[in-house]
C1' cells in the first nucleotide's frame, strides 16, 4: 500500500433572532427537553388489577450440548463438538430415531425385519453357429436355456446395510488380517460437554422429530384503554342464556302488607385452564355472562428517583459483583423538543502549482461552485433480540507484495 | 397506544411436504359463429409478498422483514 476480519464510537459545531413544552420565580427572567435505535412489538421482567396461597395429576404453550452471569430471559460470556475459510475469524433450534407411530416423491433390480437389472464364478443342458466323421454320434472358446453361488465392479437415487490397502476364493464378501471409522467396557484427565490410551466386538445401529411423540426444565391471565378519585349526563333500559334457597333467631322502620340490617342457625354455591385434596376468604336473591340500546368523549393520580448515569478502586480471563464519590437528566398527552441567519468542520465537483509514479492514478496546498445532512422520532418503565441508516473517526488482528 | 388475523393470476378463491409446467370462475386478449353485438364454442396470456433456515426436496414447516385487515376507552 492493496485485500480482509473483528470490536468500540460520533452520527453535524458555535453564535444572533423569533417559536415552542414542563418546572421554579422578586414577574426582570432562570433551568431543564428524543434516540442509538425512541421503530417491529419478538422474547423477558417491574408495576397493578382479577374475591388466593399450597402440593399433586392432567392438558395447552414455550425452551433445549456443558458451565456460568442476570430480577429474568429463546439475552450475553467462558468452554465442547460438528461445518467453512490459506489465515485472522465466521455458522450451527446442537437433547432422544433400539418407547413407539407415520413419511422417504421421480429415478431404481431394490427405500427399510432388504434386493439382483447388467454383470462375475460353478455346474448341467447340447439350442443355433462351428469343427470332426460315410453316419450314428463327438467336441464345443464365445452366443443361448436352466439350477445354483456372489455382492467386488456398472447404473439409479439426496441415501443402497463400513472406507484403504494386502491376503484368500470357482467368483466373491470383514471371509482373514493392518490402520481409518463404528458400537462397547475399563483407566487417566476435565465440575461438566467432552478429549485421550488400550482391551473387546467383525458392523449388528439409513435419514427426517423447524412431523406426531418421549425425556428434562420454565409457564395463572389480563394489559397503563392496567388500576385510584372526583365530577357532568341519559331509559339504574331490553333481548337470551346460566344458576337459585330454607327461612330459624334478634333489632330498626310502619296501623298492617312488607322492608332494612344482623347472626357461634342449617342448607347450597364460588375463589385465576380442568380435576383432587388441605389450609382461608367471598356470597346467598338476585347474581353472572353475551346482545342491544342510552349517555359521556371531561378532571387528578398511576408518571418517572430508577435492576439510573458519570469516574475512581477492587474481584473475576469475562459476561458481570462489590466499594467510594458525584448528578438529578423530558413528562406532552392530538401530543412540546423546531424554524432562520452568519462563520465552520466534512463531503463533492471544477481549475493551477509542487511531489511520487509515469499508465488510468494517489498525496499536500491555494481558488472558485454546490450540499448544509442518513434512519428516524419520547407516549407508564427496565433488560434483551430484530430491523433501518448520508457520512466519518478510532483500535486489536490476518494473508499478499514492495522497501530499509 | 395495546392485543390479534391475513397475504396464491387484474379479482374472488382451491392445494398445505414430491408428476405443481400451481388447479377453477369472473375478467382480458386471439380465433369462429352473426348482417352486426350479445348470447355461444376452441384457444392463449396471467400469480405463490421480500430474504434466510430445517428437508434429498418448501406455496405448505420455523424465523425475520413489509404490507393490508380487525377488536379493545368511561359511566350506567
Nucleotide at each position: 500500500c492493496c485485500a480482509g476480519u473483528c470490536g468500540g464510537c460520533c452520527g453535524g459545531a458555535c453564535g444572533g433572532c423569533c417559536g415552542u413544552c414542563g418546572c421554579c420565580u422578586u414577574c426582570g427572567g432562570g433551568c431543564g427537553g428524543a434516540g442509538g435505535a425512541a421503530a417491529g412489538u419478538c422474547c423477558g421482567g417491574g408495576c397493578u388489577c382479577c374475591a388466593c396461597g399450597c402440593g399433586g395429576a392432567c392438558a395447552c404453550g414455550g425452551c433445549g450440548c456443558c458451565g456460568g452471569a442476570u430480577a429474568a430471559c429463546g439475552u450475553c460470556c467462558g468452554g465442547c463438538g460438528g461445518g467453512g475459510g490459506c489465515g485472522a475469524c465466521c455458522c450451527c433450534a446442537g437433547g432422544g430415531a433400539c418407547a413407539g407411530c407415520g413419511c422417504c416423491a421421480c429415478a431404481g433390480a431394490a427405500a427399510g425385519c432388504a434386493a439382483a437389472c447388467c454383470g462375475c464364478c460353478g455346474g448341467c443342458c447340447g439350442c443355433a453357429a462351428g469343427g470332426c466323421g460315410a453316419a450314428a454320434g463327438c467336441c464345443c472358446c464365445g452366443g443361448g436355456g436352466c439350477c445354483g453361488g456372489c455382492a467386488a465392479g456398472g447404473g439409479u437415487g439426496a441415501a443402497a446395510g463400513g472406507g484403504u490397502g494386502c491376503g484368500g476364493c470357482a467368483a466373491g464378501a470383514g471371509c482373514g488380517c493392518a490402520c481409518c471409522g463404528c458400537g462397547u467396557c475399563g483407566g487417566c484427565g476435565g465440575c461438566a460437554a467432552c478429549g485421550u490410551c488400550g482391551g473387546c466386538g467383525g458392523c449388528a445401529c439409513g435419514g427426517c422429530a423447524a412431523g406426531c411423540c418421549c425425556c428434562g426444565c420454565c409457564g395463572g391471565g389480563a394489559g397503563c384503554a392496567a388500576g385510584a378519585c372526583c365530577g357532568a349526563a341519559u331509559a339504574g333500559g331490553a333481548g337470551c342464556g346460566a344458576u337459585g334457597c330454607g327461612c330459624g333467631g334478634c333489632g330498626c322502620c310502619g296501623c298492617a302488607a312488607g322492608g332494612c340490617g344482623u347472626c357461634u342457625c342449617g342448607g347450597g354455591g364460588c375463589c385465576a385452564g380442568u380435576c383432587c385434596g388441605c389450609g382461608g376468604g367471598c356470597c346467598u336473591u338476585g347474581u353472572c355472562g353475551c346482545u342491544c340500546g342510552g349517555g359521556u368523549u371531561g378532571g387528578u393520580u398511576g408518571c418517572u428517583u430508577g435492576a439510573g448515569g458519570c469516574g475512581c478502586c477492587c474481584g473475576g480471563c469475562g459476561a458481570c459483583g462489590g466499594g467510594c464519590g458525584u448528578c438529578c437528566c423530558a413528562g406532552a398527552g392530538g401530543a412540546a423538543u423546531g424554524g432562520u441567519c452568519g462563520u465552520c468542520a466534512c463531503g463533492u465537483c471544477g481549475g493551477g502549482a509542487g511531489c511520487c509514479a509515469c499508465u488510468u492514478g494517489g498525496c499536500u496546498c491555494c481558488c472558485g461552485g454546490c450540499c448544509a445532512u442518513a434512519c428516524a422520532g419520547a407516549a407508564c418503565c427496565c433488560g434483551g433480540c430484530u430491523u433501518a441508516c448520508a457520512g466519518g473517526c478510532c483500535g486489536g488482528c490476518u494473508g499478499g507484495c514492495g522497501u530499509u | 397506544g395495546c392485543u390479534c388475523c391475513c397475504a396464491u393470476c387484474g379479482u374472488c378463491u382451491a392445494g398445505c411436504g414430491g408428476u405443481c409446467u400451481a388447479g377453477g370462475a369472473c375478467g382480458u386478449c386471439g380465433c369462429c359463429c352473426u348482417c352486426u353485438c350479445a348470447c355461444g364454442g376452441c384457444g392463449a396470456a396471467a400469480a405463490c409478498u421480500g430474504g434466510g433456515g430445517u428437508u434429498c426436496g418448501a406455496u405448505u414447516c420455523c424465523c425475520c422483514a413489509u404490507g393490508g385487515g380487525a377488536g379493545c376507552g368511561c359511566c350506567a